[in-house]
This record gives sequence, structure tokens and C1' cells, in this order.
RNA sequence: AGGGGUAUCGUCCAAUGGUUAGGGUAGCGGUCUCCAAAACCGUUGAUGAGGGUUCGAAUCCUUCUACCCCUG
Repeated sequence: AGGGGUAUCGUCCAAUGGUUAGGGUAGCGGUCUCCAAAACCGUUGAUGAGGGUUCGAAUCCUUCUACCCCUG
């Protein structure tokens, strides 16, 4: 320099263009227990940034940013 991929709760991973973006784990509260752990119940928390397409975008297009891979 060229090509490809990824970006979503603290963390890991889902979500056919369409109802309130869902789950594991973690955090917090509770039940249980002599106390704790485990188990169960509840709860908090997220779409990298700009622009475009569309009645409607996490999803499609485009530019940028960060990271990873390949070629030289």
C1' cells in the first nucleotide's frame, strides 16, 4: 500500500427490516440456612461515531475510528 473480517449491558453470546433489543455470567435485593455456599425469585445495565435508503435500521448502503487476519 491492497484485500477481508469484527464492533451490542462489566464480561461472553443471540436477535428474518417490524410489539418493550433476549440469554448465560457478574452486580444488587429477597426466599431458604445457625452462618455461608448452592438452588430459586426479583431487579439494574448495551447496539463504536457521522451521513444516507426506508413508513420503519442493531440489521441495508457509505465514510471515519479501533482491533484482528491475509498479500506484498
A computed fold for a 72-nucleotide RNA from an uncultured Lachnospiraceae bacterium, annotated as transfer RNA. Its Rfam family is "tRNA".